[in-house]
RNA sequence: CGCGGGCAUCCAGAGUCGGCAAGCGUGUUUGCCGACGCCAACCUGCCCUCCCGGCAAGGUGGCGGCCCUCAGCGGCGAUGCGGCCGAGCUUCGGCAACGAAACGGGAACAG
Numbered sequence: 001c002g003c004g005g006g007c008a009u010c011c012a013g014a015g016u017c018g019g020c021a022a023g024c025g026u027g028u029u030u031g032c033c034g035a036c037g038c039c040a041a042c043c044u045g046c047c048c049u050c051c052c053g054g055c056a057a058g059g060u061g062g063c064g065g066c067c068c069u070c071a072g073c074g075g076c077g078a079u080g081c082g083g084c085c086g087a088g089c090u091u092c093g094g095c096a097a098c099g100a101a102a103c104g105g106g107a108a109c110a111g
Base pairs, nucleotide, nucleotide: 006081007080008079009078010077015036016035017034018033019032020031021030022029023028024027037063038062039061042059043058044057045055046054047053049107050106051105052104065076066075067074068072083095084094085093086092087091
């Protein structure tokens, strides 16, 4: 990198501005791009040795999922299961991750 598979989630939350294009109801809608901001907490990181929980820096994602049904454990679709660099590349080594926030509960270990 390609192919195949598995698990989790789709309750809730969060948008403005500018540019381009298209549509029409002619000032709005949709799509794409950019800037800034925000949401969430899947992965890494931090609290923290581990779990729950929390934080939100790094990697993603999102800022009206669609369809059917009286009813979902449904169908389709989507997202996640860290990132970067180097090398002798199934592996090994290295780098960054707030001067922020949080600082609770439990377990284990030691005394």
Molecule: SAM-I/IV (S-adenosyl methionine) riboswitch aptamer
Organism: Pararobbsia silviterrae